RNA sequence: GGGUUCGUAGCUCAGUUGGUUAGAGCCCUCCGCUCAUAACGGAGUGGUCCCGUGUUCGAGUCACGGCGAACCCA
Numbered sequence: 001g002g003g004u005u006c007g008u009a010g011c012u013c014a015g016u017u018g019g020u021u022a023g024a025g026c027c028c029u030c031c032g033c034u035c036a037u038a039a040c041g042g043a044g045u046g047g048u049c050c051c052g053u054g055u056u057c058g059a060g061u062c063a064c065g066g067c068g069a070a071c072c073c074a
Stems, first nucleotide, its partner, number of pairs: 001073007010026004019057001028044005050066005
């Protein structure tokens, strides 16, 4: 330098044919339970869907450019 895949909550990841409200587990906070702790049950907080532009009535999802990561080729 070229190619492929990927980037979504603090962490690990889902997200269907583009369809209107963006989710799960863990973590964290609170409550219940317990003599107490852990475990367990319930509730809650937490998002620039990497950035920009475009297409569309509508974009996490599609197109283009950029940034970053992993792997392969040179």
Record summary:
This is a predicted structure of a 74-nucleotide RNA (transfer RNA) from a Helicobacteraceae bacterium. Its Rfam family is "tRNA". Rfam describes the family as follows. Transfer RNA (tRNA) molecules are approximately 80 nucleotides in length.